[in-house]
RNA sequence: GACAUCGUGGCCGAGCGGUUAAGGCGGCAGACUCGAAAUCUGCUGGGGUCUCCCCGCGUGAGUUCGAAUCUCACCGAUGUCG
Numbered sequence: 001g002a003c004a005u006c007g008u009g010g011c012c013g014a015g016c017g018g019u020u021a022a023g024g025c026g027g028c029a030g031a032c033u034c035g036a037a038a039u040c041u042g043c044u045g046g047g048g049u050c051u052c053c054c055c056g057c058g059u060g061a062g063u064u065c066g067a068a069u070c071u072c073a074c075c076g077a078u079g080u081c082g
Stems, first nucleotide, its partner, number of pairs: 001081007010025003018065001026044006045055004058074005
């Protein structure tokens, strides 16, 4: 340098154009306990002017009524080739 595959919360990871971005780990709170561990229940992306609103799938653009999902460029990771 070329090609292939991939990039989703703190971490792992599902998703295959149509309200709502699963689940697990971890974390927090509660139940249980004399107290823990284990187990069970609930909550758990970010921001703001915080009963509400806005943004969010590597970054930017495009296609479409509609994009994490399709296209292009760039950035990064892994592998193969030179």
A computed fold for an 82-nucleotide RNA from Guillardia theta CCMP2712, annotated as transfer RNA. Taxonomically the source falls in Guillardia theta (Eukaryota, Cryptophyceae, Geminigeraceae, Guillardia).